This is a predicted structure of a 71-nucleotide RNA (transfer RNA) from a Candidatus Cloacimonadota bacterium. The source organism's lineage runs through Bacteria, Pseudomonadati and Candidatus Cloacimonadota.
RNA sequence: GGCGACAUAGCCAAGUGGUAAGGCCAGGGUCUGCAAAAUCCUCAUCCUCGGUUCAAAUCCGAGUGUCGCCU
Repeated sequence: GGCGACAUAGCCAAGUGGUAAGGCCAGGGUCUGCAAAAUCCUCAUCCUCGGUUCAAAUCCGAGUGUCGCCU
């Protein structure tokens, strides 16, 4: 220098145009003499900016970052 993949909650991770699943952690409630365990509840402007669309995490463009391949 060329090419490709990936970026979603504190961490892992699903999603393939129509209100963003799940697990761990954390906070709160119930239970308990106190705890633990159990159980219920809560927590996402989807890397940034722009475009397409009635509607974008999802499609397109340009950036940023990480990783890999070629040279």
It matches the Rfam family "tRNA". About the family: Transfer RNA (tRNA) molecules are approximately 80 nucleotides in length. The family's RNA type in Rfam is transfer RNA. The sequence was found in a public genome assembly. Its mean pLDDT, the model's own confidence on a scale to 100, is 81.